RNA sequence: GCCUCGUUAGCUCAGUUGGUAGAGCAGCUGACUCUUAAUCAGCGGGUCGUCAGUUCGAGCCUGACACGAGGCA
Numbered sequence: 001g002c003c004u005c006g007u008u009a010g011c012u013c014a015g016u017u018g019g020u021a022g023a024g025c026a027g028c029u030g031a032c033u034c035u036u037a038a039u040c041a042g043c044g045g046g047u048c049g050u051c052a053g054u055u056c057g058a059g060c061c062u063g064a065c066a067c068g069a070g071g072c073a
Base pairs, nucleotide, nucleotide: 001072002071003070004069005068006067007066010025011024012023013022019056027043028042029041030040031039049065050064051063052062053061
């Protein structure tokens, strides 16, 4: 230098044919308990890596860039 894959909640990851974003764990509140843990119920948390483009509409499609992993030279 070139190619491929990845980037979504604090962490690990889903997200179908483009229709407006979810789970588990963690956190907070409450119940239960002498207390803790466990269990149960509820709640909050996201400019979907960045900037553009396409579209009525983009996490999803296109381009560039950044970061990470692998490969080739």

The RNA shown here (transfer RNA) has 73 nucleotides and comes from a Phycisphaerae bacterium. Rfam family: tRNA. The family's RNA type in Rfam is transfer RNA. The sequence is in RNAcentral, with records from ENA. The prediction has a mean pLDDT of 80.